Molecule: c-di-GMP-I riboswitch aptamer
Organism: Geomonas limicola
RNA sequence: UCCGUACAAUGGCAAACCCGGAGCAAUCCGGCGACGCAAAGCCAUGGAUCCACGUCAGGCCCGAAAAGCCGGCGGGGACAGCCAGGUUACCGUA
Numbered sequence: 001u002c003c004g005u006a007c008a009a010u011g012g013c014a015a016a017c018c019c020g021g022a023g024c025a026a027u028c029c030g031g032c033g034a035c036g037c038a039a040a041g042c043c044a045u046g047g048a049u050c051c052a053c054g055u056c057a058g059g060c061c062c063g064a065a066a067a068g069c070c071g072g073c074g075g076g077g078a079c080a081g082c083c084a085g086g087u088u089a090c091c092g093u094a
Stems, first nucleotide, its partner, number of pairs: 005094003012037002018031005035081001041087003045084003049078003053074004058070003
């Protein structure tokens, strides 16, 4: 100096609910509030998940069509508190 475990201190973050606002939506921002978190700081690069849109001689539904639902595909978006990866970082003792 690095990694891991245990403990301590100073501090930090803030799930759900509810309220206000933005967005078609996923979701985000602010307030309230703490379920939790040692990177729950930051980055959408890979995977997962979610959303709206487009598309299809796919499936369901129907007498049939349309609409709807499910599925495939496409590009777009969301998510860092799903996982991996990248990057930066506070504190002392064993």